[in-house]
Context: one part of a larger RNA
RNA sequence: AUUAACAAGUUUAUUUUAGUGGCGAGUUUAACUAAUUAAAAUUAGGUAGACAAAAAGAAAUUGAGUUUUAAAAUGUUAGUUAGUCUCUAGAAUAAGACCCGAAACUGUGGGAUCUAAUCAUGAACAGAUUGAAUUUUUAAAGUGGUAACGCUUUAUGGAGGAUCGAACUUGUAUAUGUGGAAAAAUAUUAAGAUGAUUUGUGGUUAGAGGUGAAAGGCCAAUCAAACUCAGAGAUAGCUGGUUUUCUGCGAAAUCUAUUUAAGUAGAGUGUUUAAAAAUCUUUGAUUAGAGGUAGAGCUCUCAUUAAGCAAUGGGGAUGAAAAUCUUACUAAGUUUAAGGAAACUUCGAAUAUAGAUCAAAAAGAUUUUAAAUAAACAGACUAUAAGUGCUAAGAUUUUUAGUCGAAAGGGAAACAGCCCAGAUUAAUGGUUAAGGUUCUUAAAAGUAUUUAAGUGAAAAAAUUAUGAAAGAGUUUUGACAAUCGGUAGAUAAACUUAGAAGCAGUCAUUCUUUAAAGAGUGCGUAACAGCUCACCGGUCUAUAGCUUUUUUGUAUUGAAAAUGUAGAGGAGCUCAAAUUACUUACCGAAACCGUAAAUUUAAAUAUUCUAUGUGAUUUAAAUGGUAGCAGAACGUUCUGUAAGUCUAUAAAGGUUUAUGGUUACAUAAGCUGAAGAAAUCAGAAGUGAAAAUGUUAAU
Numbered sequence: 001a002u003u004a005a006c007a008a009g010u011u012u013a014u015u016u017u018a019g020u021g022g023c024g025a026g027u028u029u030a031a032c033u034a035a036u037u038a039a040a041a042u043u044a045g046g047u048a049g050a051c052a053a054a055a056a057g058a059a060a061u062u063g064a065g066u067u068u069u070a071a072a073a074u075g076u077u078a079g080u081u082a083g084u085c086u087c088u089a090g091a092a093u094a095a096g097a098c099c100c101g102a103a104a105c106u107g108u109g110g111g112a113u114c115u116a117a118u119c120a121u122g123a124a125c126a127g128a129u130u131g132a133a134u135u136u137u138u139a140a141a142g143u144g145g146u147a148a149c150g151c152u153u154u155a156u157g158g159a160g161g162a163u164c165g166a167a168c169u170u171g172u173a174u175a176u177g178u179g180g181a182a183a184a185a186u187a188u189u190a191a192g193a194u195g196a197u198u199u200g201u202g203g204u205u206a207g208a209g210g211u212g213a214a215a216g217g218c219c220a221a222u223c224a225a226a227c228u229c230a231g232a233g234a235u236a237g238c239u240g241g242u243u244u245u246c247u248g249c250g251a252a253a254u255c256u257a258u259u260u261a262a263g264u265a266g267a268g269u270g271u272u273u274a275a276a277a278a279u280c281u282u283u284g285a286u287u288a289g290a291g292g293u294a295g296a297g298c299u300c301u302c303a304u305u306a307a308g309c310a311a312u313g314g315g316g317a318u319g320a321a322a323a324u325c326u327u328a329c330u331a332a333g334u335u336u337a338a339g340g341a342a343a344c345u346u347c348g349a350a351u352a353u354a355g356a357u358c359a360a361a362a363a364g365a366u367u368u369u370a371a372a373u374a375a376a377c378a379g380a381c382u383a384u385a386a387g388u389g390c391u392a393a394g395a396u397u398u399u400u401a402g403u404c405g406a407a408a409g410g411g412a413a414a415c416a417g418c419c420c421a422g423a424u425u426a427a428u429g430g431u432u433a434a435g436g437u438u439c440u441u442a443a444a445a446g447u448a449u450u451u452a453a454g455u456g457a458a459a460a461a462a463u464u465a466u467g468a469a470a471g472a473g474u475u476u477u478g479a480c481a482a483u484c485g486g487u488a489g490a491u492a493a494a495c496u497u498a499g500a501a502g503c504a505g506u507c508a509u510u511c512u513u514u515a516a517a518g519a520g521u522g523c524g525u526a527a528c529a530g531c532u533c534a535c536c537g538g539u540c541u542a543u544a545g546c547u548u549u550u551u552u553g554u555a556u557u558g559a560a561a562a563u564g565u566a567g568a569g570g571a572g573c574u575c576a577a578a579u580u581a582c583u584u585a586c587c588g589a590a591a592c593c594g595u596a597a598a599u600u601u602a603a604a605u606a607u608u609c610u611a612u613g614u615g616a617u618u619u620a621a622a623u624g625g626u627a628g629c630a631g632a633a634c635g636u637u638c639u640g641u642a643a644g645u646c647u648a649u650a651a652a653g654g655u656u657u658a659u660g661g662u663u664a665c666a667u668a669a670g671c672u673g674a675a676g677a678a679a680u681c682a683g684a685a686g687u688g689a690a691a692a693u694g695u696u697a698a699u
Base pairs, nucleotide, nucleotide: 001699002698003697004696005695006694011095012094013093014092015091016090017089018088019087021085022084023083026051027050028049032045033044034043035042036041055062056061065076066075098241099240101238105231106230107229109227116205117204118203119202120201121200122199123198124197125195127164128163129162130160135155140153141152142151143150144149168192169191170190173188174187175186176185207223209219210218211217244633245632246631247630248629249628254267255266256265257264258263270373271372272371273370274369275368276367277366279365280364282360283359284358285357286356287355289353295347296345297344301341302340304338305337306336307335308334309333313329314327315326316325317324318323379404380403381402382401383400385398386397387396388395409420410419411418424597425596426595429593430592431591435587436586437585438571439570440569444584445583446582447581448580450578456573461557462556463555465554466553467552468551469550470549471548472547473546474545482539483538484537485536486535488512489511490510494506495505518533522531523530598623599622600621601620602619603618604617605616634688636685637684638683639682640681645677646676653672654671655670656669657668658667659666660665
């Protein structure tokens, strides 16, 4: 890993609800006894006790009433009748209580053959090096001292947790090994190696305890509390798993509370049963409402801008004081003007909402109450109105709606939450939706416009790109553009300045000559000069346009990312297969329609039977579905039916094939097999496996 087998809502007691049957103002036995039987059991007896028929009160007690009280209100009960027992099913409670799963806790016991420390008794340490104390004065020499004696050198001697290095002990570094040769080793290298050394044998210390030159180390491959057995099926609001089929309906991820947030309880939402409702939903009209949002506004509140007036306070002057005068101070308040506000309002919609009346539509059906019984209380995205945030987030919190969740199908290349649309079943029928119609790929053509950017197939912003519309100005008295010429004088205006002459700066900006020419548009000079422009004239071309503004369509730039084009899904498209406007076709889904069929519900019809039930026919509607609720079935083992039936003229089982049924499945035949099987209707369960890192076995 595969296959097979095994593997999870059970049992007992009590309570309660529904159904079923018995009896019924009553119902019913328990223990126990007897009989029968192989036994389980069954039958008969057994009236203790239980529930109900009357309650109220602490009680006496009273009684359809009673209690409290002086009396009463109040409280509770009754008010015209149904219970009780068996069985079946659902639920609750107590138990291991659907199954598996902790880490832990408590108690008992044996462990120091591993290892830690220690005790007793033994053992081991090649070889080489260094050379401490000591010793000798009759071993020697030198030397000091009168001497005792001392010093130096030599000699002697053989110390050391001394040195180098085997055995031995250890384990420094690297490599190999890593399901290894080995659950810690091997190779090379390395540390200690007469000592706090190493080691044999035997003994001692035991689990909240030991031992520890101390690392939370070690205590038998186990240690921040060993192992063994027991309490024990500890507990687990947590994870995982929980076995056949079909049919009907079908949620929630919210509120409140919680030592509560992964749970639970009540409400809301689901299901089933029963009862009730001229009831409910949608739309329209009429009528009478409630409201303070959007907007708007500044009356109030808060904050703000500009200007004016200005009490109080401060400063200054005068004064003996009172006080008076004054001010580049302060500034409540107030006037005018202007705007701001979720927690401002003198105002104020649309939607939405709710009451009543009337009407209409949907070949609408729901709503309420009661009982029983769930699941759920981690939600997700899209669009609306808002808060938080950066008007960030596939962020987060409310609101209104939708989809997903629990929804398949078609479209969006692919795509839970977007668009269309809600799959009972069958078929190679038809019509459409969204979306599409060159090829991939089912289906298309036409009439006009725009685009040249492969725009189409990314934004603001920018652009003398270009289309359209609406203006304004100028122009045969010749425009616009190009080209040739002129572009002067008062005057170098005044001021300033070293200088300032059109052209550093300040100020003013007149007049003349002219066809025209600024007290000067830009270069330039130290300042002049010089060039140029405005302005004027000529030439030139023509049956002529030119300049410009606004709005708008399309395009261009803007344009940088990480595996590989990669911002139409691809090919490819401008001869549109792009764009705008219009026209008529077509394709396109599990939608809708038609055909055939099934089931459920409702209604109707006749009919069967003891039956309120069952089956049949017709019509109409319905039939996506997770959690979950309700209903109906299939199969397995055993028991009765059964002293019957089938079976050696071949049972069960195995295997292959066929047929039937909506399904779980059933039936038949062939081959095999060799001895039991089991209809029908009932009953009882160790009753159904694909999942639990399930368990066991085989391979």

A computed fold for a 699-nucleotide part of an RNA from Stauroneidaceae sp., annotated as large-subunit ribosomal RNA, domain II. Model confidence (mean pLDDT): 81 of 100. The gene name in the source record is rnl. Rfam family: Bacterial large subunit ribosomal RNA.